[in-house]
RNA sequence: GCCCGAUAAGAGCACACCCGGAGUGAUCCGGGGCCGCAAAACUUGAGGUCUCCUGUUCCCCUCAGGAUGGGAGAUAGCUCGGUGCCGAA
Numbered sequence: 001g002c003c004c005g006a007u008a009a010g011a012g013c014a015c016a017c018c019c020g021g022a023g024u025g026a027u028c029c030g031g032g033g034c035c036g037c038a039a040a041a042c043u044u045g046a047g048g049u050c051u052c053c054u055g056u057u058c059c060c061c062u063c064a065g066g067a068u069g070g071g072a073g074a075u076a077g078c079u080c081g082g083u084g085c086c087g088a089a
Stems, first nucleotide, its partner, number of pairs: 004087002012037002017032006035077001041083003045080003048075011
C1' cells in the first nucleotide's frame, strides 16, 4: 500500500416517533429521541424508488383510468461507482 472488517481504541452519526419551521410535493432544516450503522463521512456518475410539470395516444357522454415520451426535483439510512477515516486477525 492492497485485501479484509474485530465484543479493539479514540471518536462519530442518529431509524421510527414528537415539537417548531421551509416546500405544490417527494422531502429537508433545528431541537428532543436512539432502531441501528466499519464509514449511516462526503459525492447524484449509472441504475432503482418517490414527487411535480407537460406532450402524444387508447378508452370514454364526461369524470376517472390505461399506454408511451420529455423536463425539473427528492432519496447517500436503496444498489453499484468516485473520494476518503480506524487498524486486530
The RNA shown here (c-di-GMP-I riboswitch aptamer) has 89 nucleotides and comes from a Gemmatimonadota bacterium.
Its mean pLDDT, the model's own confidence on a scale to 100, is 82.
Its Rfam family is "c-di-GMP-I riboswitch aptamer". From the family's description: GEMM was predicted in a large-scale screen for bacterial structured RNA regulatory elements.
It was read from a public genome assembly, where an Rfam model found it.